[in-house]
RNA sequence: CUCAUCCAGAGCAGUGGAGGGACAGGCCCGAUGAAGCUGCGGCAACCAUUGGAGCGUGGAAGAGCUUCAAAACGGUGCCAAUUCCUAUAGGCAGGACCUAUGAAGAUGAG
Numbered sequence: 001c002u003c004a005u006c007c008a009g010a011g012c013a014g015u016g017g018a019g020g021g022a023c024a025g026g027c028c029c030g031a032u033g034a035a036g037c038u039g040c041g042g043c044a045a046c047c048a049u050u051g052g053a054g055c056g057u058g059g060a061a062g063a064g065c066u067u068c069a070a071a072a073c074g075g076u077g078c079c080a081a082u083u084c085c086u087a088u089a090g091g092c093a094g095g096a097c098c099u100a101u102g103a104a105g106a107u108g109a110g
Base pairs, nucleotide, nucleotide: 001110002109003108004107005106006105011040012039013038014037015036019029020028021027024086025085026084041079042078043077046075047074049070050069051068052067053066054065055064057062083104087101088100089099090098091097092095
């Protein structure tokens, strides 16, 4: 940089000792113990793996692509609040509301 996803899901203990939720504002979480670190546990099918179906290539075998399913042993990720909310347009029940689109960000694959 490109593509896909982001309204689901899942936390305890030890250590530590005041911050944390990306940024800014808001609103929250936090001495009934924040971040970080460690241990154990869990969630989840993005990659990889296995099986079915289809497509197309090929003489065939096979590899490829799409789709469905299984699977948490492998590579990542995650375990307060929709990515906590935010911008723009529309709606009415006037809200941290609903719908559509975007910005930024996160994760994975390339």